The RNA shown here (c-di-GMP-I-GGC riboswitch aptamer) has 75 nucleotides and comes from a Campylobacteraceae bacterium. The coordinates come from a structure-prediction model, not an experiment, and the mean pLDDT is 81.
RNA sequence: AAGGAAAAAGCCAAACCUGUCGCAAGGCAGGGACGGAAAGCCACGGAUCUCACGCAGACUGCCGGGUUGCCCAUA
Numbered sequence: 001a002a003g004g005a006a007a008a009a010g011c012c013a014a015a016c017c018u019g020u021c022g023c024a025a026g027g028c029a030g031g032g033a034c035g036g037a038a039a040g041c042c043a044c045g046g047a048u049c050u051c052a053c054g055c056a057g058a059c060u061g062c063c064g065g066g067u068u069g070c071c072c073a074u075a
Stems, first nucleotide, its partner, number of pairs: 003072002005074001011036002016031006034061001040067003044064003048058003
């Protein structure tokens, strides 16, 4: 350095429950862990979802793309 099968410090946190905001998809906070090697960040492309159907929204834990980064460094 490639790489992510194994291990591991630390990190994130699905379903579900509670509160709260939103018409909704969903967001946020707390609890909780199914999982994750970018499940960090960016709605840039596609997909999907919602609606009050518009020059509107949601989703990055669906797939790509961009960008930054932890650990191992053994096989």

The source organism's lineage runs through Bacteria, Pseudomonadati, Campylobacterota, Campylobacterales and Campylobacteraceae.